[in-house]
RNA sequence: GCCUCUUUAGCUUAGUGGCAAAGCAGCGGUUUUGUAAACCGUCGACCGCAGUUCGAUUCUGCGAAGGGGCU
Repeated sequence: GCCUCUUUAGCUUAGUGGCAAAGCAGCGGUUUUGUAAACCGUCGACCGCAGUUCGAUUCUGCGAAGGGGCU
């Protein structure tokens, strides 16, 4: 330098155009002599900028960060 893949909550992952889901973690509560566990509730996210579309996490372009391959 070229090609390709990934980017969603604090972490690990779902989500192929129409309300963004779960587990763990965090917070509150119930239970316990106490802690842990269990149960109930709650908080919190689409890498950025444009484009297409009635509507974009999703499709397209250009960037950013990271991984892999070729030279």
The prediction has a mean pLDDT of 83. This is a predicted structure of a 71-nucleotide RNA (transfer RNA) from a Patescibacteria group bacterium. Taxonomically the source falls in Bacteria candidate phyla (Bacteria). Its Rfam family is "tRNA". Gene Ontology term of the family: triplet codon-amino acid adaptor activity. Rfam classes the family as a transfer RNA.